Parts: sequence; C1' cells; structure tokens
RNA sequence: GAAGUUCGCCAGGCAAUCGCUGCGCACCUCGUGUGCGUGGAGGAAAGUCCGGGCCCCGCAGAGCAGGAUGCCGGCUAACGGCCGGGCGCCGCGAGGCGACGGAAAGUGCAACAGAAAGCAAACCGCCGAUGGCCUGUUCGCAGGCACAGGUAAGGGUGAAAUGGUGGGGUAAGAGCCCACCGCAGGACUGGUGACAGGACUGGCACGGUAAACCCCAUCCGGGGCAAGGCCAAAUAGGGGAGCAAUGGCGUGGCUCGCGCUGCUCCCGGGUAGGCUGCUAGAGAGUCGUGGCAACACGGCCCCCAGAGGAAUGAUUGCCCGGCGGCUGCGGCGAAGGUCGCGGUCGUUCGACAAAACCCGGCUUAUCGGCGAACUUCCCUU
Repeated sequence: GAAGUUCGCCAGGCAAUCGCUGCGCACCUCGUGUGCGUGGAGGAAAGUCCGGGCCCCGCAGAGCAGGAUGCCGGCUAACGGCCGGGCGCCGCGAGGCGACGGAAAGUGCAACAGAAAGCAAACCGCCGAUGGCCUGUUCGCAGGCACAGGUAAGGGUGAAAUGGUGGGGUAAGAGCCCACCGCAGGACUGGUGACAGGACUGGCACGGUAAACCCCAUCCGGGGCAAGGCCAAAUAGGGGAGCAAUGGCGUGGCUCGCGCUGCUCCCGGGUAGGCUGCUAGAGAGUCGUGGCAACACGGCCCCCAGAGGAAUGAUUGCCCGGCGGCUGCGGCGAAGGUCGCGGUCGUUCGACAAAACCCGGCUUAUCGGCGAACUUCCCUU
C1' cells in the first nucleotide's frame, strides 16, 4: 500500500423566522384562550416472532391433548436470548455457519437408472479346481466345451452396490491371510462437563432418513392497557316509599275475577362522557471491585416524550459530507490515461424509518462515515 475479518460508535451541524404538543406560572373578553418558561422519538420507535413485569379470569395439584426447545458449562426476572467452551463443516488465515438427543422400541420413505436397493444381486467379464460331456491316452492323466456351478477383483447403473491401498493367496476370487489407514469395543489418564488422548482386543458388525410419524428429557393455565380500577348524565328498563284511590282503561249484559295504567321522591346496574392505569424504571451517565466474557455488586450523580387517531415540523441562510461539470498543481507512465491534493459552479442528493402500558431479546430495513484489534499478500528499510 491492497484485499479482508471481528467488535464498537455516529445517524448531518449552527442561526433566524413561522408553527405543533405535555407540564408549570401569570393574565383576561373564562375560551381547554393568550403570553412567558421548560421538556419533546429510534438504533431499529418497525415486524409483533420469543421471553418477562403488570392486570383480569381463575385457583392452575395431577393426568390427557397440544405446542416449543434439544452438545456442555455459565449469565439472567425469564427466554427459543447472550457469554465461554466442545464437536462437525467451510475459509490460506483473522474468522464464519450448525434444531448438534435417540435409527438394537415400533411404523414409514427412497423417483429415475440398474441384472440386483432393504432377509441385496451374477448383465458384461473372470474361472471352471470339483461334478458333467467330447477327444486322446503310456490308464497315472492331458487337452477341449462352458452344461451344472464358483466369483463382488474389473466394467457398467446409481446419491448410495456391504470398508480403502498394497502384498500374499487362489481355478478365478474374496479380511481368506498379512502390513498400514479406517471402523467397533476399551482398562486407564486429563477435564466440573460436552469431550479429548489411549495400552490392549476384535477381521469388521449391513447403511441413510426423526424441521417423517414416533420415543426420551425439560418448559408452557387462558386472555391482554380496547387489561383493569374509580366517578357518572340524558333517555328507556328494574327495585322501594308516598300520593291519587272505594280511581281510570280493557275483557264483560252486570258482579266477582284477571290484565294494563298516572304523578313525586329515593336506590341500584349499565351506556355516552370524564378521571386513572401512565411512565422513577430488571432506568441513564460515570467511577471502582470481581469475572476471559455474558454479567454481578458498590459509590457518586441525573430525571430523560407521555399523546389519545396521535405533536416532535416547515422555510431561508451559512457550514460539513456525497455526486456531476469546468479547472489548477503534483506523482507514475512513451502515450491513451490514472492516482492524490485543491479552486469554482450546479445539485427536487444526506438513508431506513415515527413512540401509543413498560422492559430484555431476535429478525428485518438502512445514504454514508469514524474508531479499535486482528488476518493474508505486495513493496521499502
């Protein structure tokens, strides 16, 4: 110098003017008006995917069903999150990725190709020792055929063909035998553990698939701030008291009976509406101690949106950064050119996106920039 990896941070700045909104104070023509002061989005406020606080139902003890998670240790209020570690895969490397329990409990699945694929298989090839057939024969056997049969070395199919390489062996072959590698078991050693190493033993056991059913272990009651609590009109129901009253209306020929009905006051439930929940919290900053870290503990200090269909914005100017045009200087090069530092003009360029009870995470979106540590390659000393 180039290319990368991991972690962390910022999210244009300042000023003026005009606006919006919470709170406090003051004033008045009391309207939720005016003035002054003060506070006013994010790293993801998002998706609402996990986990918790809080609240109600309910009493959740147990079982069934269902769902989630799944190597080990730690952190935490909790988690499917985070930190550290193990193992596997990828990368030259810094590092990255992994639902990473169980396939001798049972069930299922595997297209096509291929002779054969789930109690594996003989298509080509090789052999034909043994048996069979033919020929010869010195009657011991030799040669031939490829009929029985043997063979998983070689070819071919396939994602996969029942360990690999080499040698011995054989009729040809084969863990049939041997060496090495792999595999299985494994005393013992190290580690909290996952796991690692491993004397020695065994010729070697059919394989894959569980984000297929399933089995095992752990966890989970349901619903959510439109939760919930309080106050409470008008109108219409409900209950009670008093008055009208030996009332009125209906049924009916009449009486009884039955049904309906007025006015005033009080009570209760619910609706509209209002208040609350509501932002001081698993809180922010800083310092220290312990820990590799996640994190925990302690000291000091700070208060940092709280609306209720939703405010946090707009315009102008200057500056910063990006991009484009013109241009100056310098380096390299033969040149086209290229790199670096400026000047000037232009720019409807400065992302993604907006709280709605609160918090911890995850995931997704995001113009551009900064810092730290580390890796690989090149050049110079």